[in-house]
Predicted 3D model of a 380-nucleotide RNA (Bacterial RNase P class A) from Rhodoblastus acidophilus. Its Rfam family is "Bacterial RNase P class A". Rfam's curators write: Ribonuclease P (RNase P) is a ubiquitous endoribonuclease, found in archaea, bacteria and eukarya as well as chloroplasts and mitochondria. Rfam classes the family as a ribozyme.

RNA sequence: CCAGUCGGCCGGACAGCCGCCGUCGAAAGAUGGAGGAAAGUCCGGGCUCCACGGAGAAACGGCGCCGGAUAACGUCCGGCGGGGGCGACCCCAGGGAAAGCGCCACAGAAAGCAAACCGCUUUUCGCCAAGGAUUCUCCUUGGCUAGGAGUAAGGGUGAAAGGGUGCGGUAAGAGCGCACCGCGUUGGCGGUAACGUCGGCGGCACGGCAAGCCCCGCCGGGAGCAAAACCGAAUAGGGACGACAGGAGCAAUCCACCCCUUCUCCGGGGCGUCGUCCGGGUUGGUUGCACGAGGCCUCCAGCAAUGGAGGUCCCAGAUGAAUGGCUGUCACGCGCCGCAAGGCGCCAUACAGAACCCGGCUUACAGGCCGACUGGCGCU
Numbered sequence: 001c002c003a004g005u006c007g008g009c010c011g012g013a014c015a016g017c018c019g020c021c022g023u024c025g026a027a028a029g030a031u032g033g034a035g036g037a038a039a040g041u042c043c044g045g046g047c048u049c050c051a052c053g054g055a056g057a058a059a060c061g062g063c064g065c066c067g068g069a070u071a072a073c074g075u076c077c078g079g080c081g082g083g084g085g086c087g088a089c090c091c092c093a094g095g096g097a098a099a100g101c102g103c104c105a106c107a108g109a110a111a112g113c114a115a116a117c118c119g120c121u122u123u124u125c126g127c128c129a130a131g132g133a134u135u136c137u138c139c140u141u142g143g144c145u146a147g148g149a150g151u152a153a154g155g156g157u158g159a160a161a162g163g164g165u166g167c168g169g170u171a172a173g174a175g176c177g178c179a180c181c182g183c184g185u186u187g188g189c190g191g192u193a194a195c196g197u198c199g200g201c202g203g204c205a206c207g208g209c210a211a212g213c214c215c216c217g218c219c220g221g222g223a224g225c226a227a228a229a230c231c232g233a234a235u236a237g238g239g240a241c242g243a244c245a246g247g248a249g250c251a252a253u254c255c256a257c258c259c260c261u262u263c264u265c266c267g268g269g270g271c272g273u274c275g276u277c278c279g280g281g282u283u284g285g286u287u288g289c290a291c292g293a294g295g296c297c298u299c300c301a302g303c304a305a306u307g308g309a310g311g312u313c314c315c316a317g318a319u320g321a322a323u324g325g326c327u328g329u330c331a332c333g334c335g336c337c338g339c340a341a342g343g344c345g346c347c348a349u350a351c352a353g354a355a356c357c358c359g360g361c362u363u364a365c366a367g368g369c370c371g372a373c374u375g376g377c378g379c380u
Base pairs, nucleotide, nucleotide: 001376002375003374004373005372006371007370008369009368010367012330013329014328015327016326017325018324020033021032022031023030024029035351039362040361042360043359044358045357046356047224048223049222050221052267053266054265055264056263057262060220061219062218063217064216065079066078067077068076069075080094081092082091083090084089095215096214100213101212102209103208104207117155118154119151120150121149122148123147124146126144127143128142129141130140131139132138133137163181164180165179166178167177168176182204183202184201185200186199187198188197189196190195228287229286230285231284238278239277240276241275242274243273244272246255247254248253258270259269260268294313295312296311297310298309299308300307301306333346334345335344336343337342
């Protein structure tokens, strides 16, 4: 200097005039006033109300290596294993395929218990050629067609072909034998663990898919600020008619049925049902509404996520929905001129606006800045 990887930050500033909302104030006035994603509504909670509670089960949903953080999570941190990359780094819905069911299209001989399309070896019949001979004809070698036997090393098909590479061996081949790797099994050592590593024994086949159903383990009430609370507000704690309604009791009431629940047990609570007609209130206000699992700084512990301690700050609360408009200058960027310094012109420019709050995830983002690391080239 070029290319790349990871992380962080900005994404306008100043002044004036007019305008809007909150708080304080009698007023004048003072002071504060959209985000890193406010977005998506995908997760988790705080909070509010409801559902009867306890125990167990089913259904449904979520998660899935190990250890940790957190209020919690499907999040985050650190590791392990697998994959990609020269590397810095990045990615992984990462438990189980001998519990069962299912799928592997097409191509290919064959895709779950095998199999032979081409080929290789060998042999039989027939044919052709050459050579030899003891010349009726036979033998040897080579080739071709059609069969038999052996083969799964080589080639082809495919995402994947019944362990891989190499050596030996064989008629040709094959774990047939051997070495290493892989696989199974069994021990030692290291690690909290996932796992890693070093041996012994065994020629040893039982492929893949569970982001197919499924099995295993763990977790899980519902609704949501349009939740809810208060104030105000009604001739009304409504009225009329009809039908049906188990047992005991004179009746009140009790039991039962039924409901609160998808099921069971225990406890608790409620209880006339259905139909037709008439008919009042509910369109308002206040709270919820911002002091928080809060922000910032320093120190300590920890690899880190994060936790602890101390200090400091209050930083939107609207309700048809506020933070805007204009002017000037500067900055950034772009274009032109110029060797350069610089000058002139344009532009006010990315994604985008809180609505109960917080922790995450995902998506969008013009332009610019900073740091660390990796690779390459060059110089010293």